[in-house]
This is a predicted structure of a 72-nucleotide RNA (transfer RNA) from a Cytophagales bacterium.
RNAcentral holds the sequence, with entries from ENA.
Its mean pLDDT, the model's own confidence on a scale to 100, is 81.
It matches the Rfam family "tRNA". It is annotated as a transfer RNA.

RNA sequence: GCCUUCGUAGUUUAAUGGAUAGAAUUUCAGAUUCCGGUUCUGAUGGUAGAGGUUCGAUUCCUCUCGAAGGCA
Repeated sequence: GCCUUCGUAGUUUAAUGGAUAGAAUUUCAGAUUCCGGUUCUGAUGGUAGAGGUUCGAUUCCUCUCGAAGGCA
């Protein structure tokens, strides 16, 4: 330099172009307990950035950024 794959919650991840992006875990609050742990209930927290296509984009296209791999 060229090519391929990937980027979603603090972490691990799901989602065929169509309901308010879903779960587990973390954290916080409450219940339970003499206290703690376990268990139960609830809350918090989100698509790397920009543009385009579309009635509608996490999904499709282009560029940029970042990660991994391959060829030279």